[in-house]
RNA sequence: UAACUUAAGAGUUUGAUCCUGGCUCAGAACGAACGCUGGCGGCAUGCUUAACACAUGCAAGUUGAACGAAGACCUCAGGCUUGCCUGAGGGAUCUUAGUGGCGGACGGGUGAGUAACGCGUGGGAACCUGCCCAGAAGUGGGGAAUAACCAUUGGAAACGAUGGCUAAUACCGCAUACAUCCUGAGGGAGAAAGGCUUCGGCCGCUUUUGGAUGGUCCCGCGUCUGAUUAGCUUGUUGGUAGGGUAACGGCCUACCAAGGCGACGAUCAGUAGCUGGUCUGAGAGGAUGAUCAGCCACACUGGGACUGAGACACGGCCCAGACUCCUACGGGAGGCAGCAGUGGGGAAUAUUGGACAAUGGGGGAAACCCUGAUCCAGCAAUGCCGCGUGAGUGAAGAAGGCCCUAGGGUUGUAAAACUCUUUCAACGGUGACGAUGAUGACGGUAGCCGUAGAAGAAGCUCCGGCUAACUCCGUGCCAGCAGCCGCGGUAAUACGGAGGGGGCUAGCGUUGUUCGGAAUUACUGGGCGUAAAGAGCACGUAGGCGGUGUGGCAAGUUAGAGGUGAAAGGCCUAGGCUCAACCUGGGAACUGCCUUUAAUACUGCCUCACUAGAGUCUGGGAGAGGGUAGCGGAAUUCCAAGUGUAGAGGUGAAAUUCGUAGAUAUUUGGAAGAACACCGGUGGCGAAGGCGGCUACCUGGACCGGUACUGACGCUGAGGUGCGAAAGCGUGGGGAGCGAACAGGAUUAGAUACCCUGGUAGUCCACGCUGUAAACGAUGAGUGCUAGAUGUUGGAGUCCUAGAUUUCAGUGUCGUAGCUAACGCGUUAAGCACUCCGCCUGGGGAGUACGGCCGCAAGGUUAAAACUCAAAGGAAUUGACGGGGGCCCGCACAAGCGGUGGAGCAUGUGGUUUAAUUCGAAGCAACGCGAAGAACCUUACCAGCCCUUGACAUACCGAUUAUGGUUACGGGAGACCGUUUCUUUCAGUUCGGCUGGAUCGGAUACAGGUGCUGCAUGGCUGUCGUCAGCUCGUGUCGUGAGAUGUUGGGUUAAGUCCCGCAACGAGCGCAACCCUCGCCCUUAGUUACCAGCAUUCAGUUGGGUACUCUAAGGGAACUGCCGGUGACAAGCUGGAGGAAGGUGGGGAUGACGUCAAGUCCUCAUGGCCCUUAUGGGCUGGGCUACACACGUGCUACAAUGGCGGUGACAGUGGGUUGCGAUCCCGCAAGGGUGAGCUAAUCUCCAAAAACCGUCUCAGUUCGGAUUGUUCUCUGCAACUCGAGAGCAUGAAGUCGGAAUCGCUAGUAAUCGCGUAUCAGCAUGACGCGGUGAAUACGUUCCCGGGCCUUGUACACACCGCCCGUCACACCAUGGGAGUUGGCUUUACCUGAAGACGGUGCACUAACCCGAAAGGGGGGUAGCCGGCCACGGUAAGGUCAGCGACUGGGGUGAAGUCGUAACAAGGUAGCCGUAGGGGAACCUGCGGCUGGAUCACCUCCUUU
Repeated sequence: UAACUUAAGAGUUUGAUCCUGGCUCAGAACGAACGCUGGCGGCAUGCUUAACACAUGCAAGUUGAACGAAGACCUCAGGCUUGCCUGAGGGAUCUUAGUGGCGGACGGGUGAGUAACGCGUGGGAACCUGCCCAGAAGUGGGGAAUAACCAUUGGAAACGAUGGCUAAUACCGCAUACAUCCUGAGGGAGAAAGGCUUCGGCCGCUUUUGGAUGGUCCCGCGUCUGAUUAGCUUGUUGGUAGGGUAACGGCCUACCAAGGCGACGAUCAGUAGCUGGUCUGAGAGGAUGAUCAGCCACACUGGGACUGAGACACGGCCCAGACUCCUACGGGAGGCAGCAGUGGGGAAUAUUGGACAAUGGGGGAAACCCUGAUCCAGCAAUGCCGCGUGAGUGAAGAAGGCCCUAGGGUUGUAAAACUCUUUCAACGGUGACGAUGAUGACGGUAGCCGUAGAAGAAGCUCCGGCUAACUCCGUGCCAGCAGCCGCGGUAAUACGGAGGGGGCUAGCGUUGUUCGGAAUUACUGGGCGUAAAGAGCACGUAGGCGGUGUGGCAAGUUAGAGGUGAAAGGCCUAGGCUCAACCUGGGAACUGCCUUUAAUACUGCCUCACUAGAGUCUGGGAGAGGGUAGCGGAAUUCCAAGUGUAGAGGUGAAAUUCGUAGAUAUUUGGAAGAACACCGGUGGCGAAGGCGGCUACCUGGACCGGUACUGACGCUGAGGUGCGAAAGCGUGGGGAGCGAACAGGAUUAGAUACCCUGGUAGUCCACGCUGUAAACGAUGAGUGCUAGAUGUUGGAGUCCUAGAUUUCAGUGUCGUAGCUAACGCGUUAAGCACUCCGCCUGGGGAGUACGGCCGCAAGGUUAAAACUCAAAGGAAUUGACGGGGGCCCGCACAAGCGGUGGAGCAUGUGGUUUAAUUCGAAGCAACGCGAAGAACCUUACCAGCCCUUGACAUACCGAUUAUGGUUACGGGAGACCGUUUCUUUCAGUUCGGCUGGAUCGGAUACAGGUGCUGCAUGGCUGUCGUCAGCUCGUGUCGUGAGAUGUUGGGUUAAGUCCCGCAACGAGCGCAACCCUCGCCCUUAGUUACCAGCAUUCAGUUGGGUACUCUAAGGGAACUGCCGGUGACAAGCUGGAGGAAGGUGGGGAUGACGUCAAGUCCUCAUGGCCCUUAUGGGCUGGGCUACACACGUGCUACAAUGGCGGUGACAGUGGGUUGCGAUCCCGCAAGGGUGAGCUAAUCUCCAAAAACCGUCUCAGUUCGGAUUGUUCUCUGCAACUCGAGAGCAUGAAGUCGGAAUCGCUAGUAAUCGCGUAUCAGCAUGACGCGGUGAAUACGUUCCCGGGCCUUGUACACACCGCCCGUCACACCAUGGGAGUUGGCUUUACCUGAAGACGGUGCACUAACCCGAAAGGGGGGUAGCCGGCCACGGUAAGGUCAGCGACUGGGGUGAAGUCGUAACAAGGUAGCCGUAGGGGAACCUGCGGCUGGAUCACCUCCUUU
């Protein structure tokens, strides 16, 4: 500083992170449509589809002042059927068919065609231009026709035919010619029209010059997609001559030449009117081309010309074609992409309106006429803009609704009520501008005034996140929602309804489309090591880019000036409608193009020089660089011979195979082919592929030193050309070993594999093809710049020479700055820059199809789409996992002892059965579990019978005063029901049925539920696991998830401790503190104890409290001491002392978390469900069933034993509805009796193994099941269904397959005892003591766990993920015999109309000759010719539709077969190639690491 004021992101890949990358959303817009809703006005806009077909009306006429005529009109006359006919006349009247003139080429519509000088922009010249303007000159004198009209006549009609009459501004000569045109420069050619008049003139006419306007033509530049369209072109390109045109020109013809266009994209195909502008965007851009404006093209489709100033003509003509209509069947008519309107198509787009009043157009002298141009009105919320639907006061915070923790909250000052106002609409008046004088469709419209009354006027959508806005009910992966992510499987803020809330508002939402966001095609402004992306490598064409200095030019470039860039629109400013939208004036801008002037730094071009780039020369040394020929030894196999004998070979183990016909082994000799051990090395060479014994020859490149020469000769490189591992192909050789295919043997559920035995192509050579690889450094080539350190190869130099150092060229590692998403790269860049090339743009489909090119083939190369998904992916992180690694631990293995699995029984479970066999628990961590005890009860199950405010709780009303016990009878299975005898009769009191309590009856709220959901929950519990872990604060590192701490070296039972360390600290766990056992002490001694004293049958009593014991408090153990070891540590090891020694033994104690672990049937509890039943009561039954399977136990199989006998020694516990001594009875279970004991007192209570004797290896003197029978006890009751006793019976079983369990010391094993539950019932559970072992070398393996590390495609975390065939359904697509259609090419046939050329014997008014006849000139019909539309025939090309069948692809619910990949994925994987196979795949050859693990080598870092 008028015309500068401007750029936002979010969701979604993951357990989480960063990145890459797609998808989606928020914005704006629209000629829109659809759904719901709808008060007013202004201004705009309104067939985007079928350039589909059109009924009807209108859209271009005008001129009587160019012309003849007719009619109307007037006057007169006649006839009379008195309102008609006939005749004559008239003119400043009117109308009109026709002739003539001008206009119908404008205005209006549409966008089919067109990729083009079509359009835009800027230039150019060889042109035309009616009406208009200006100038010059003229307008003289004649002629012949013709329509109208009349007559005749054809036709259904449209429309004609013949004869006759007539006029003109219609037509034709003659004269004249300033200017004009032609010319051979002499000359020649060619005009005209009048009309009106008030007599002034006006309108015309002819020739011509100039202008204006309009138009034609040419050129530069710009103008869509496809190369899976690469070659196109014969009038093609140019010339000469001619024709043609208004005019240039192959525009046309003849002849001549052979050109012209194209990778800067010709030709072909597809699509498309172009522009000003419009929408979007910060801009650059992208998309678009409605309305308005400019240009173009078209007018049913195709062709053609005529007329004219202008057309090849929307409302003209001719022809052909399709379609429609009329018809008398002979013929005719038509063209709404003008305005309305109709049908049709479609998601969809208006009135068959008014007026020429205005603006403009045509005609006319004018009046005027015409004008669906235009101006208006109508319809439509289609858009933009404005206004309204009321305002103020108003808490009882009304009612109602909704929610509720029941208190309240919210709707909400909202309503009602009171007080106001009247915009808009309504009604009544008045009443414009638009027209400066007349004329107003709009229109009695806009505006103004008045009247009444809050009166007539609010909806739509959303409320999980993005994204502003939340609750209840219903539903229950259903119904449905959804733009993306995703909601819904019984507590849904996501579905549907309601209440409430948010947003916008006469609209709101949805759908579609465009731009934006998207830096997601990147000019502004991206990338390519691993995410998509560097061609396998080189040479090189075009092109692009290019070193230093001088001079010149001025193309690019820069500056100034001029022209142009239409108007409208957009922007700024000012103004007019009350504002705004809208409209008007002025300005700036239009970033462009052209012309011109100037500058010369840079680029370019020309010129002259230079040497730093590049190259040549010269002297050297290195090398598996390439090619050819020859030579060599080791090994393998084969052949021959010798020795020699029974095996060899091969494997995880085997077998196939070879061998007594002599193998393998060994010795000698011979043959053949292929490959070259050691040296050998992140050593060398080469462009890459690749190259390895030795020698010779031929040959390419690089490097170092020298400095003589050339003088930018350079870099890159689209196309192109060459080279190019392995496999493969062709022809001919060769063939030892190896070895796809194949065969056999194994393995396996199978094994088309891995392993083994054989073995063909091939591997080798020559010649030719193929042209691909993980052809990799996954890193294009070139140049310059930017710290170093340390190896190594080849050269050169210097010095103080086993070495050091400098430098050039390679080749490695580490690392600074910097870069990177990170990993990493880092002078050999992935850093900083420049030049050129190649390539990428979500995953899949797919490197596939089709087409082209190449190839003998295999195949290679180029390379899509439909469809489908919301991801696919990179790097890094934390976990988890691995048939990865390291370290460590545990009765984990091993070493041992004893079991289970076999038998019988007990018990639990499954299964089956049943009316019911109630329910739960399910790998470890369900199964002698809930259940510490089912005959009834329990009990939840089943059958039957009953009750319904209920068996139980609270509240209300009424009655009673309680009420409880009891007798008897009847019914019943019982619960219960009915009747009845006797007995008893609450507390307080103000004495009132007043208060409290209780019972009965009634009604309603409610009770009740072992009904469901443990995946809605609390609580409790199991488990990993008594494993050593799990975390936090601050700091530091990392973009971040995260890391560090917590890792490392030691050590421990331990994240226990020590040391080190970017960490320092802390918490929950460990340990300790607690209980108990073991030793001692103190205190205290009854019911305990008894050494000494007394006493007794007896600790019985006195006495005592030493001891034992009891139960309270203390002490004691800490690696404290010593030796060794270790790092001067922590600790470990040995020892001493000690009751106990390194946690002394045992217990209690269970971190963060995991398993949606278990439990709604312990309890509690949300929600749901039942309510004369899913509640309650009762009887009986069931939970106890039984072909079977499993778990846990008991008892055994016997002599370490059975039986008999003797009879010694415990401890924990329990006991009054109880334990029960003693005595008696019984064979016994038990019975009778009942002392003592509420317990260190009495009692259960006897301990049992032990010891002695006997039996002598048997189905027994083992074993005790089963069964019979007689009893006992408990209990209301032992039938289903208890326990025990006696007698009798005497089953299986002789130590247990595969497999599997427990235990490391007072443990295992073995022996008995007690308790809870309980009337009774114990092989179970929980405890107690007695006797009392064996073994542990050790950590390879199995299982589980901890730490570190590694890989991962897992994260629901390996019970993971995931591949392919097959089967089924659906979808799109390729091939496909063919078939249908569109476009197009070539050849030929046909040849309408038409113009052109020729002819023209027929016809012919004007002019000429002639008196005339007639002739001439000219014209016309006709005919002929070439051109040509439609049409036809034939052969192609191309595109699309359909297509039996067929190929693969995609998507689908929990289908089938296997297990290929991800861990070393169980044979490392992958790439190329070849063969094989149900399938994933397998195998051969070569390659890669994007392979784990171990070892070795080399290098680096630190000291």

Source information:
Predicted 3D model of a 1503-nucleotide RNA (small-subunit ribosomal RNA) from an uncultured soil bacterium. Model confidence (mean pLDDT): 84 of 100.